This is a predicted structure of a 541-nucleotide part of an RNA (small-subunit ribosomal RNA, 5' domain) from an uncultured bacterium. Its mean pLDDT, the model's own confidence on a scale to 100, is 84.

Context: one part of a larger RNA
RNA sequence: ACGAACGCUGGCGGCGCGCUUAAGACAUGCAAGUCGAACGAGGUUCACCGAGGAGCUUGCUCCAUGGUGACACCGAGUGGCGGACGGGUGAGUAACACGUGGGUAACCUGCCCAGCAAUCGGGGAUAACCCCGGGAAACCGGGGCUAAUACCGGAUAGGCAUCGUCGGCUCUGGCCGGAGGAUGCAAAGGGGGUGCAAGCCCCUGUUGUUGGAUGGGCCCGCGGGCCAUUAGCUUGUUGGUGGGGUAACGGCCUACCAAGGCGACGAUGGCUAGCCGGUUUGAGAGGAUGGCCGGCCACACUGGGACUGAGACACGGCCCAGACUCCUACGGGAGGCAGCAGUCGGGAAUCUUGGGCAAUGGGGGCAACCCUGACCCAGCGACGCCGCGUGAGCGACGAAGGCCUUCGGGUCGUAAAGCUCUGUCUUGAGGGAAGAAGGCCGAGUGGAGGCAAUGCCGCUCGGAUGACGGUACCUCAAGAGGAAGCCCCGGCUAACUACGUGCCAGCAGCCGCGGUAAUACGUAGGGGGCGAGCGUUGUCC
Repeated sequence: ACGAACGCUGGCGGCGCGCUUAAGACAUGCAAGUCGAACGAGGUUCACCGAGGAGCUUGCUCCAUGGUGACACCGAGUGGCGGACGGGUGAGUAACACGUGGGUAACCUGCCCAGCAAUCGGGGAUAACCCCGGGAAACCGGGGCUAAUACCGGAUAGGCAUCGUCGGCUCUGGCCGGAGGAUGCAAAGGGGGUGCAAGCCCCUGUUGUUGGAUGGGCCCGCGGGCCAUUAGCUUGUUGGUGGGGUAACGGCCUACCAAGGCGACGAUGGCUAGCCGGUUUGAGAGGAUGGCCGGCCACACUGGGACUGAGACACGGCCCAGACUCCUACGGGAGGCAGCAGUCGGGAAUCUUGGGCAAUGGGGGCAACCCUGACCCAGCGACGCCGCGUGAGCGACGAAGGCCUUCGGGUCGUAAAGCUCUGUCUUGAGGGAAGAAGGCCGAGUGGAGGCAAUGCCGCUCGGAUGACGGUACCUCAAGAGGAAGCCCCGGCUAACUACGUGCCAGCAGCCGCGGUAAUACGUAGGGGGCGAGCGUUGUCC
């Protein structure tokens, strides 16, 4: 010094921290959705219209029903974006994994920002739905209909790519310019305002391309474990050529050719280990360490594989194999907490199956809003650090009592009692936040543009919105009332007497104590140290 544990003890608060062991197995709930302003259909509710039935206070109520609308609500489907972030863990990894400094003329980058140019005109399907069938289920097959910002041709090409050509610069596939040759490559709509309408306008989306920003891929120099009681290792191995593959270089892959490549400056093998910022110790040099927080990496039951996509070889996606668990009608299926809680197990040992999206941040959406065990809070644990309290002043002739005694006395000791106060904490009562305004709602107003309005970019005023929480904090009241222990006293090392015991019982970190006067064992009185803690154990310096 500690992510600690154990023993005794334990009043309050703030801020942190909390499975170091079984990367063991997991019941249950939640942890990733969202968009109707991309699309079709269905249902519910309400309104209107129509015909029918019942009650009957003859103009109302109820019931069932067809159509239209509001698309207000609901669940499913097509489609889009997100599920590659966020969260967990440290198994593996001694490696360009990490750190640091560079390279990429060998590369990619959805959403976002800026510039330029567009957004034309067609087509065929398919879920949902209906019908039929199979299956215990999970689910599946066939037939029929339909929509789109889903899918597919076509047009156009400022532009881009590839090839060919000319010139200049230059560091391999880089940059600039010219002629403009050849080939190839786009797209999608939705919403709003106004208007009778055509139309006009606004917002947003979509496509091509250039640049930016951000994020990444790949390569290299150097650096950071142990064992030589591991000395030789290697056949895609080392290099070349052709081809393939990738966003991209590369033996990354493949065919052929050559026979190379690495190694005492430690190859190969074995053991151990995520790396760093940091943390800890130390005067420093150095040593040790990598928990929380931050960066990077790796992993997601074990092993393998690809698909989709801007991005994955994908924790809560898919496929195969395996172990395990569960369901089954025995044909076949389902699952993966190293997410948050929680359970069993292991262990010396590590928490609630809590509240809230109010804030911050993230996903979707024009927005309202929805989702968010990220997060913000609360709960448990003296696990740690820090702060506070358990009272203050006065008070002897020195009470009682305990202990010691040379019996005179000494000591606990101003300690107590008593008197006078205070009110932190506590308890009760009352008041009561900040965290919340940039988004939203209402009103007003300015600006660019436009015929105008919506919309767009701003400003002002007002309003709603808090899990924590009736919490923090403040005020009043009550009353010393409710709040002290632990270790030690032979030397090291601060603190001594009495009794008991008699090498017994016991102590002990080292030296060592105990065999009849033990400051070393046990108890008591007294004393020393620290204090809501004190000791012990473990580990590091």

About this RNA
Rfam family: Bacterial small subunit ribosomal RNA. Its family is annotated with ribosome and structural constituent of ribosome in the Gene Ontology. The RNAcentral record of the full RNA draws on ENA and SILVA.